[in-house]
RNA sequence: GGAAUCCACUAGGGGUGCCGGUAACGGCUGAGAUAAGGAUGAUCCUUAAUCCCUUUGAACCUGAUCUGGUUAAGGCCAGCGUAGGAAAGUGGAGACGGCAGAAG
Numbered sequence: 001g002g003a004a005u006c007c008a009c010u011a012g013g014g015g016u017g018c019c020g021g022u023a024a025c026g027g028c029u030g031a032g033a034u035a036a037g038g039a040u041g042a043u044c045c046u047u048a049a050u051c052c053c054u055u056u057g058a059a060c061c062u063g064a065u066c067u068g069g070u071u072a073a074g075g076c077c078a079g080c081g082u083a084g085g086a087a088a089g090u091g092g093a094g095a096c097g098g099c100a101g102a103a104g
Base pairs, nucleotide, nucleotide: 001096005093006092007091008090009089010088011054012053013052014051015050016049017028018027019026020025034048035047036046037045038044039043060085061084062083066079067078068077069076
């Protein structure tokens, strides 16, 4: 100096669904499946919690009340998807390589 990869810090982005139940709670998938407050016709907003993601970007949103399969049900699985969007900087470790010096 430094590939893959990993870690830390700061900053930022985002999700929290489905089924049973009055509720508590339990079940499914998943990294993650919450709580409180406010406004509302639907629904949305704020804060906190938790987990994930940040351009090397399928975290997440749109298409989508989509298509096929499956399920008790569901973005459960696959397709769509080389689609359209989406939030970054710093430092450290690092195979290996280069230079210089010291000793033998």
Overview
This is a predicted structure of a 104-nucleotide RNA (TPP riboswitch aptamer (THI element)) from Marinococcus halotolerans DSM 16375. The model forms 93% of the base pairs in the Rfam consensus.